[in-house]
Context: one part of a larger RNA
């Protein structure tokens, strides 16, 4: 000198764009953050229509009421069922590791929704929630009996280019092997809805997307850590997995790593990047993007294409809450917000209008993702706080050798202007036919008044900028040298001056 997610002191006009718990991965009141589909299903409710029945009124053939049956409804929904809750959002505790980066491999793998191609969808069955009844409990939540539906569940049929078994031929490779052709045997599917346009269902092959595993190289400090290791290293057999593998088990062998730093200890999420530097390098990993890990602590599996799952389940632990003491409920490292910690970090805001996501045929619903607004000079950038003229060099103030000198064209006065702010009028784009939270916002126009808008640090040398008074090794200053003991340009105040400027200084950290 540059830089910062900064803080502190003094000061503070406006706008744009960014950015804001670096500390306690501390504890959390309250609200919201993941739902959706009635075009899968039965049922209930509501509205309307029709029908027959009963009662009342009586105008004797229509009015009302009651309970009932059927139908209709782009009406509602607790439940069964489907898809989605594995994305999006947060945090960096752990991790020195194939975690990450980079380059490869899979002849050892999986992939819902989507796209393409081929083929198919025949015929049955038994339940169960809802509901009704009984019943346990303070509650959470159940138990028993009975009824019922489905795109829920289960057999049967059919089926190969799928899988398995068995015997062949050919081609190729990188060892295990891979691919192609082809005979036989066995096994496994399906579901309907509707407004008749369509949307779905099943199998196989391929693609796309997303993931999984393996390997080479790179990836902090300490030797005042020198030896470490028994599923340990390898083999064989089996199990398990989507898949290879001590991943697991039995048996066999005695190996494997290490001074090119094993093991142990400390520290740490990694990278694209960011800061600095001419570069080499050094530092760093906030915001944005990619990957990883975690969700009160520890463990476990279930469901599923995908989780060992932040707002799912089970167990244990700590903590908090409810309780009728028998038993239950909870998890903000989602968005706001609270307490606490701290030098220190914001609103319990608006909207789904846009972009995107989930569900749905769609209308649409949900979305604290997101878009916006609010707060903070926290940062960067831009603008303003007026411009011209004006010597009686006014007054005041400071100083003085008492003549003057400085402040100083500075002010006043005169002539203008209106950026910003304020007032009034108009008023967008962002949206595609409609639909705008932002927002009467941005922006434009008009009138109006120099009015509403300047501070902070420094002045001995380094280092731009000097005098007076006070103090008297005191009070104090200080980044280094140092200054102060009676004439202090170094302390304090005043006048003047210098620098930067809505900021200026200080502190901390990095180059």
């Nucleotide at each position: 000198g540059g830089a910062u997610g900064a803080a502190c002191g003094c000061u503070g006009g406006c706008g744009g764009c960014g950015u804001g718990c670096u500390u306690a991965a501390c504890a959390c009141a309250u609200g919201c953050a993941a739902g959706u589909c009635g075009a899968a299903c039965g049922a209930a409710g509501c509205a309307c229509u029709u029908c027959a029945u009963a009662a009342a009124g009586c105008u004797u053939g229509c009015u009302u009421u009651a309970a009932g049956a059927a139908g209709u409804g782009a009406c509602u929904u607790a439940g069964u069922g489907g898809c989605g809750g594995a994305c999006g959002g947060g945090u960096g505790a752990g991790u020195a590791a194939c975690g990450c980066g980079u380059g490869g491999g899979u002849a050892a793998c999986c992939u819902g929704c989507c796209u393409u191609a081929c083929a198919c969808a025949g015929g049955g069955g038994g339940a169960u929630a809802a509901c009704a009844g009984u019943u346990a409990g303070a509650a959470a939540u159940g138990a028993c009996u009975g009824c019922u539906a489905a795109u829920a569940c289960c057999g049967c049929a059919u089926a190969a280019a799928a899988c398995a078994g068995c015997a062949g031929a050919g081609u190729c490779g990188c060892a295990u092997g891979a691919c192609u052709c082809a005979a036989c045997u066995g096994u496994c599917a399906a579901a309907g809805a509707u407004u008749u346009a369509u949307c779905g269902g099943u199998g196989u092959a391929a693609g796309a997307u997303g993931g999984a595993c393996c390997c080479g190289c790179g990836u902090c400090u300490g030797a005042u850590u020198a030896g470490c290791u028994a599923g340990u290293u390898g083999g064989c057999a089996g199990g398990g997995u989507a898949a290879c593998g001590g991943c697991c088990u039995a048996c066999c062998a005695a190996g494997g790593c290490a001074a090119c730093g094993a093991u142990c200890a400390g520290u740490a999420g990694c990278c694209g990047g960011c800061c600095u530097g001419a570069g080499a390098g050094g530092g760093u990993g906030a915001a944005c993007g990619g990957c990883c890990a975690c969700a009160u602590u520890g463990g476990g599996a279930c469901u599923g294409a995908g989780a060992c799952a932040c707002g799912g389940c089970c167990c244990a632990a700590a903590c908090u809450c409810c309780u009728a003491c028998g038993g239950g409920a909870g998890g903000c490292a989602g968005c706001a917000g609270u307490g606490g910690g701290g030098a220190a970090u914001a609103u319990u805001g608006c909207a789904c209008a846009a972009u995107g996501g989930g569900g749905g045929a769609a209308a649409c619903c949900c979305u604290g993702a997101u878009g916006c607004a609010g707060c903070g000079a926290c940062g960067c950038c831009g603008c303003g706080u007026g411009a011209g003229u004006g010597a009686a060099g006014a007054a005041g103030u400071a100083u003085u050798u008492c003549g003057g000198u400085a402040u100083g064209u500075a002010a006043a006065g005169c002539u203008c202007u209106a950026u910003c702010a304020g007032c009034a009028g108009g008023g967008a784009a962002g949206a595609a036919a409609a639909u705008g939270a932002c927002g009467g916002u941005a922006c434009c126009u008009g009138a109006c008044u120099a009015a509403g808008a300047a501070g902070c640090c420094c002045c001995g040398g380094c280092u731009a900028a000097c005098u007076a008074c006070g103090u008297g090794c005191c009070a104090g200053c200080a980044g280094c040298c140092g200054c102060g003991g009676u004439a202090a340009u170094a302390c304090g105040u005043a006048g003047g001056g210098g620098g930067c400027a809505a900021g200026c200084g200080u502190u901390a950290u990095c180059c």
The prediction has a mean pLDDT of 83. A computed fold for a 511-nucleotide part of an RNA from an uncultured bacterium, annotated as small-subunit ribosomal RNA, 5' domain. The RNAcentral record of the full RNA draws on ENA, Greengenes and SILVA.